[in-house]
RNA sequence: GCGCGGUUAGCUCAGUGGGAGAGCGCCUGUCUUACACGCAGGGGGUCGCAGGUUCGAAUCCUGCACCGCGCA
Repeated sequence: GCGCGGUUAGCUCAGUGGGAGAGCGCCUGUCUUACACGCAGGGGGUCGCAGGUUCGAAUCCUGCACCGCGCA
């Protein structure tokens, strides 16, 4: 330098054009002598950045950044 994959909540990930979500973790309540477990509820997001397409973009297209793999 070229090709491919990835970047979404604190962590691991889903979501392939119209509602941003799950599990674990965190907080509160309940339960217990107490802790844990269980149960109920809650907070937490510039969807890597910029631009384009579209009535509408996490999702499609382009460029860039970062991570990983391969080729040279």